[in-house]
RNA sequence: UCGUAAUAUUUACAAUUAACUCGUAUAUGUGCUGGAAUGGGCCGGCAUGUCUCUACCCGAUCACCGGAAUGAUUGGACUACGGGAGGAAUAUGAAGAAUG
Numbered sequence: 001u002c003g004u005a006a007u008a009u010u011u012a013c014a015a016u017u018a019a020c021u022c023g024u025a026u027a028u029g030u031g032c033u034g035g036a037a038u039g040g041g042c043c044g045g046c047a048u049g050u051c052u053c054u055a056c057c058c059g060a061u062c063a064c065c066g067g068a069a070u071g072a073u074u075g076g077a078c079u080a081c082g083g084g085a086g087g088a089a090u091a092u093g094a095a096g097a098a099u100g
Base pairs, nucleotide, nucleotide: 001097002096006092007091008090009089010088011087013086020084021083022082023081024080025079026055029048030047031046032045033044034043035042040065041064049056057076058075059074060073061072062071063070
């Protein structure tokens, strides 16, 4: 210096099916199939996985492959169900962080 938790005040902000957050499910996973690229590493389809509808991808880093096949690590959600809990502004402000 920033300003979290918390506390106080205000609010012609909202009204529980919103937004936020936590839990469960699934590991945004796995097995196939047709096609495409190679300055690339994708596109379509099927199945499986959930007392489950839907989804099953994207990025970064590293590796690997060489006309046919990708891998590892890591960050990120959506959807279904259930629980919690109003939001914002201002003031004070533990903790924490940054700089000197």